[in-house]
RNA sequence: AGAGUUUGAUCAUGGCUCAGAUUGAACGCUGGCGGUAUGCUUAACACAUGCAAGUCGAACGGUAGCAGGCCUUCGGGUGCUGACGAGUGGCGGACGGGUGAGUAACACGUAGGAAUCUGCCUAGUAGUGGGGGACAACUUAGGGAAACUUAAGCUAAUACCGCAUACGCCCUACGGGGGAAAGCAGGGGAUCUUCGGACCUUGCGCUAUUAGAUGAGCCUGCGUCGGAUUAGCUAGUUGGUAGGGUAAAGGCCUACCAAGGCAACGAUCCGUAGCUGGUUUGAGAGGACGAUCAGCCACACUGGGACUGAGACACGGCCCAGACUCCUACGGGAGGCAGCAGUGGGGAAUAUUGGACAAUGGGCGCAAGCCUGAUCCAGCAAUACCGCGUGUGUGAAGAAGGCCUUAGGGUUGUAAAGCACUUUCAGUAGGGAGGAACCGGAAGAGAUUAAUCUCUCUUCUCCUGACGUUACCUACAGAAGAAGCACCGGCUAACUCCGUGCCAGCAGCCGCGGUAAUACGGAGGGUGCAAGCGUUAAUCGGAAUUACUGGGCGUAAAGCGUACGCAGGCGGUUGAAUAAGCGAGAUGUGAAAGCCCCGGGCUCAACCUGGGAACUGCAUUUCGAACUGACAAACUAGAGUUUUGUAGAGGGUGGUAGAAUUUCCGGUGUAGCGGUGAAAUGCGUAGAUAUCUGAAGGAAUACCGAUGGCGAAGGCAGCCACCUGGUUCAAUACUGACGCUCAUGUACGAAAGCGUGGGGAGCAAACAGGAUUAGAUACCCUGGUAGUCCACGCCGUAAACGAUGUGAACUAGAUGUCGGGGGGAUUUUGCCCUUCGGUGUCGCAGCUAACGCGUUAAGUUCUCCGCCUGGGGAGUACGCCGGCAACGGUAAAACUCAAAGGAGUUGACGGGGACCCGCACAAGCGGUGGAGCAUGUGGUUUAAUUCGAUGCAACGCGAAGAACCUUACCUGCCCUUGACAUUGAUGGAAUCCCCUGAGAUGGAGGAGGGAGUGCUUCGGCCUGGAAGACAGGUGCUGCAUGGCUGUCGUCAGCUCGUGUCGUGAGAUGUUGGGUUAAGUCCCGUAACGAGCGCAACCCUUGUCCUUAGUUACCAGCGAGUUAAGUCGGGGACUCUAAGGAGACUGCCGGUGACAAACCGGAGGAAGGUGGGGACGACGUCAAGUCAUCAUGGCCCUUACGAGUAGGGCUACACACGUGCUACAAUGGCAGGUACAGAGGGCAGCGAAAUCGCGAGGUGGAGCAAAUCCCUUAAAGCCUGUCGUAGUCCGAAUUGGAGUCUGCAACUCGACUCCAUGAAGUCGGAAUCGCUAGUAAUCGCGAAUCAGAACGUCGCGGUGAAUACGUUCCCGGGCCUUGUACACACCGCCCGUCACACCAUGGGAGUGGGUUGCAAAAGAAGUGGGUAGACUAACCUUCGGGAGGUCGCUCACCACUUUGUGAUUCAUGACUGGGGUGAAGUCGUAACAAGGUAAAGGG
Repeated sequence: AGAGUUUGAUCAUGGCUCAGAUUGAACGCUGGCGGUAUGCUUAACACAUGCAAGUCGAACGGUAGCAGGCCUUCGGGUGCUGACGAGUGGCGGACGGGUGAGUAACACGUAGGAAUCUGCCUAGUAGUGGGGGACAACUUAGGGAAACUUAAGCUAAUACCGCAUACGCCCUACGGGGGAAAGCAGGGGAUCUUCGGACCUUGCGCUAUUAGAUGAGCCUGCGUCGGAUUAGCUAGUUGGUAGGGUAAAGGCCUACCAAGGCAACGAUCCGUAGCUGGUUUGAGAGGACGAUCAGCCACACUGGGACUGAGACACGGCCCAGACUCCUACGGGAGGCAGCAGUGGGGAAUAUUGGACAAUGGGCGCAAGCCUGAUCCAGCAAUACCGCGUGUGUGAAGAAGGCCUUAGGGUUGUAAAGCACUUUCAGUAGGGAGGAACCGGAAGAGAUUAAUCUCUCUUCUCCUGACGUUACCUACAGAAGAAGCACCGGCUAACUCCGUGCCAGCAGCCGCGGUAAUACGGAGGGUGCAAGCGUUAAUCGGAAUUACUGGGCGUAAAGCGUACGCAGGCGGUUGAAUAAGCGAGAUGUGAAAGCCCCGGGCUCAACCUGGGAACUGCAUUUCGAACUGACAAACUAGAGUUUUGUAGAGGGUGGUAGAAUUUCCGGUGUAGCGGUGAAAUGCGUAGAUAUCUGAAGGAAUACCGAUGGCGAAGGCAGCCACCUGGUUCAAUACUGACGCUCAUGUACGAAAGCGUGGGGAGCAAACAGGAUUAGAUACCCUGGUAGUCCACGCCGUAAACGAUGUGAACUAGAUGUCGGGGGGAUUUUGCCCUUCGGUGUCGCAGCUAACGCGUUAAGUUCUCCGCCUGGGGAGUACGCCGGCAACGGUAAAACUCAAAGGAGUUGACGGGGACCCGCACAAGCGGUGGAGCAUGUGGUUUAAUUCGAUGCAACGCGAAGAACCUUACCUGCCCUUGACAUUGAUGGAAUCCCCUGAGAUGGAGGAGGGAGUGCUUCGGCCUGGAAGACAGGUGCUGCAUGGCUGUCGUCAGCUCGUGUCGUGAGAUGUUGGGUUAAGUCCCGUAACGAGCGCAACCCUUGUCCUUAGUUACCAGCGAGUUAAGUCGGGGACUCUAAGGAGACUGCCGGUGACAAACCGGAGGAAGGUGGGGACGACGUCAAGUCAUCAUGGCCCUUACGAGUAGGGCUACACACGUGCUACAAUGGCAGGUACAGAGGGCAGCGAAAUCGCGAGGUGGAGCAAAUCCCUUAAAGCCUGUCGUAGUCCGAAUUGGAGUCUGCAACUCGACUCCAUGAAGUCGGAAUCGCUAGUAAUCGCGAAUCAGAACGUCGCGGUGAAUACGUUCCCGGGCCUUGUACACACCGCCCGUCACACCAUGGGAGUGGGUUGCAAAAGAAGUGGGUAGACUAACCUUCGGGAGGUCGCUCACCACUUUGUGAUUCAUGACUGGGGUGAAGUCGUAACAAGGUAAAGGG
């Protein structure tokens, strides 16, 4: 510090996800030791048991118990001593400890303030005199189950109450008045004594008061969560006066008076929450949190209340009410773990009913001491952090085993074993610090005292340790006791095998899994961390993804429809003065701990500890004056006013004009009109349409007219008049910042719509009819009502758009246009220059993701407002506000997805456009589709009808040839190292014959040969053969593959290097103008070149030449035959086969741009690639083939292998493709007759001759072939016949007889002859081929092959027609355009309905929680009143009084009750829409002109 994920790819937007750190955690697997921390986050749920606050005899009366002493009548007695239960009294139980329910508050934090109190403590001052009356304990008598309690009597005090005194203190009217105390202990020289003591002294107390310290109370500024779908709240409320009350200010309380107080800078209400130091994260700013530790607050079963006290409205106190639990004799009582342990419960989850007061601290005490679940320790838990260990070195035969393998090896791996060492930790044994200071005892010194006592200091001495078997040290033995977890597709470090087969499963995101899964499960190996490792949850980060630092708003989410404008925010120039903001210094504070820095201590670290820094803050104070503010003064550049003009569909009202439509009256006139793609509905003989005159009525204003004008926007259009708003130019004068923006608010605001009343020509939702269509509730047509128009009033929305808020300033230009002014020139219009204000186009810089914007900014800055934060749900629900309604405004959540969206790019596509090509259409010729047959396919059938090929690009295809074989299929029989290959211990003569059986096979011998034995190149060949290794598979996967092939397409394309442009994908080149068959060439050109394709080079054919001349040829010469290149010969010709020539737009003319090229011509055998062939770019179709072959993987192994016989592949209702033969006279038949080319031939072609009607037979010459044979070519030509008919056409089918091949012709061959003689008379819709030696037509040959072509591949013979042209169909190329497509239109995609699931709204209601208001109620308590009862201290005139207690009563008030609202949660028959869900239904709305352009409002 980033990464993954939207796309075919790209950039940007934007969400989701990951890597990091952290935790009071939990769960899974695993687990050696130690140190230091931490440990109910949930039920402030309920609690058994024990403990957690006592102490003081030096305050008191005393003596229940224990110990000792004394006395004793031995029964006992005695407070005498140490001490001490219970009681009176004092101090402490307000600290310490727990918890976080409540609380949004002066509760907390911080900084201040004045009207207060403060026990114990410190310092000071002054006192501590003298009296009195009670009550516990105790005794006696009762009540009660208990808790407890009643009555009578006795008694002490540091308990209680007067009196005296009172400096200071308090009150005051300044005259005065008021108010206190307590003693106890130690010691003692003199004096006194009732022998107790007085008295003195010391210490501790006590009283009053002052001051301090500490603690507490009160007030204030500022800060402190979310919600406005909570906007108004408040009657003690705000203030005053008087009084009361408090420690103290104060409506704190009461009476009276006034009517205030709070709130958009968020009152009130609702929800949530203890606050802080800090913790965690982060670079920081921020965010989240508030365990442990520390400060503050609040609470103590729930609610209320006071008492006591210095302090409480009191966790282990009291009273009352309530709920709950327990005891009970049923009458009544008791209790409060949110103290420490512990229990139940809840929960994913959190420990011992431990030890000790040794230390630190607290309470009481003079002290010793006692108490202390505070605390210190121990126990449990890998809960966290830190440290250590589980060995170290050496060791290659690279062991064995595992795993993988290309079978060679690799890896685990120096790892192990082995050898040599070490002993931390754990274990055993021994030793052994520190935490201890006090206290007590003794001695000495000092203080005090008259002196002792007492106190302080010093020295010596004694005693005190829970932890603790402490830390630490030493010895001993032995590698001995000690490693796991997660991950390995990318992000993200780490790869293979097996299993599984969209199953099981994984998954943080993207996504894996449908038979070769590095993604599931296992294994081997590896990577990472390590006594832990993973997962889950949670927080921050990354996230600049709420943006203060630090984002945006034309099109991605986002500018309010527009203006005015209060509050608010911001604001021109100048000089003074001020000092609120601002800046600097100082002071105080900002607790400690923590973080950070520098040191120190535990062996290190964690941890502990000393010092510093920091705590960014607040307050006070001093100084400064640039800027902002506030105050006063001035200015004129902003703004405004005045004067003179100017342009304008700016607004309102009233008039008025012509054209057109329609209707009506009348005239002319006759059969149609109208409408459409085509029609029909409709109108018309009752006279339409058309045409003419006239009339009526409503609405809208052609031409001018224009990216012209005006207006804030919506919007505004004939002309005239009136009323009226704003802009703008020029020149003057004036005011003097008066300005800009604007939440709430107000006004305006298209169309549609609503209300009332008019109006209504045309148009026209709804509606009706006609068409179209599968349907057509549409598009088209004929009609037609609201409405459109006017007046008045509502509505308040639009894609209300420049998708661009307002204002101001600055920043190149060019060119139109509108309005005004100035200057120049011109006879005038026109023109040129310049300036201000509008409105357009292009464009520099700059900006932008790009598109684009660009002085009218989307540039550079400033001001203010509005708005955005993933898509869907949803601009929806609920609530509220507005509206007559329709509806508008404001505006969520659950749930769901990993995208949604923008701009541009390359393709593909379009019922988009432009150009071009092709037997693509057209023009022609001939076919197919109808018939019969052949052949292939589908389907069906079958034991099997083997398999593959399936639009073009499968279907006379693999198959250049299924009777057996082939053959892969079926049935039966049969074999198991096998039919075939390699190896192989060990053998063998080979060969022939017989039986069995369908055969394979099985069986037995024999013949012959006979001893070394078949062939041999001496290697071997042939053959039998145990046991294994292995063979074998036309079994599967062409979607694992190689190779080969088809197709687009012989279409003209496909790319690269460098450069340039672009952020990039990409573009350019390759586009453009011409031209070509061609990306062929030329020109132009940010491109310049190049490659694969095109063309050419190759083969063949067409002309000529040279060379050569047999088997080919024969002109001339000769010979020769019935005839014949037959012979001699020739090398001329044809031909053969080798090499050359030739054609290149080379020449001429024209066109063109002076080019390329095209057109025409000449010459030429051939002319513009001469004809034909081979040759097939980058790629596409997961195209075809595992059955040609090869091959990975899987599968079978007495069978899915092998052999064998028979059958099948040849079936047959039917459908399709490809062909053959025909339907006839351009023909059939018969007779005669002519002319090819290219091939093949030895297990072959086979001549002559001969037999047969013929297929063919016999025969066997010649030929390994320019020699011989196949081999008579046929159409053609010349005659004859047939005469338009199912025929002298046509040949299927069937019967009979044969031939040939072959082991075999039944299933199932071809051919021949005789006989038979079907359909068919030119073929519907539709469809195919062909542009010249082509189509058409005619025959010939070959491969395969024993035989079996109408197929295929070749060969030649005869030999046409037509092409105007590119509108249309199909396919293709190039450019351009749109796109929501990219599996690419066979694409994408919308809505209803049906089904399943999920969350949610409404809903008659129902049940809870909280709360307002109005009432009722009234415990305990406090305060007030008091007539009743009682009453120790004081006073008294002795009657009583003062005072007090109880009772009664009034006020306040908790629980509780009633009524009526508000709000929230849960639930609810039924119901609304929404979301999600591989293959449901109906249509086809959108994306291309999406087939009616789409979209917005109504």
Molecule: small-subunit ribosomal RNA
Organism: uncultured prokaryote